[in-house]
Molecule: transfer RNA
Organism: Thermotogota bacterium
RNA sequence: UCCGGGUUAGCUCAGCGGUAGAGCGGGUGGCUGUUAACCACUAGGUCGGGGGUUCGAAUCCCUCACCCGGAGCCA
Numbered sequence: 001u002c003c004g005g006g007u008u009a010g011c012u013c014a015g016c017g018g019u020a021g022a023g024c025g026g027g028u029g030g031c032u033g034u035u036a037a038c039c040a041c042u043a044g045g046u047c048g049g050g051g052g053u054u055c056g057a058a059u060c061c062c063u064c065a066c067c068c069g070g071a072g073c074c075a
Base pairs, nucleotide, nucleotide: 001071002070003069004068005067006066007065010024011023012022013021018055026042027041028040029039030038048064049063050062051061052060
């Protein structure tokens, strides 16, 4: 430098044009002698940054950044 994959909640990941979600974790309460487990409720998001298309963009297009893998170049 080129090719491919990826970036969404604290973590791991779904969602691929029409109201942003799950599991785990966190908080509060219940239960229990206590803890754990279990049950109920609940908080938590600039969807990597910018621009564009569209009535409408996490989703499509352009560009930049970062992560992973592969190829190539120099020495």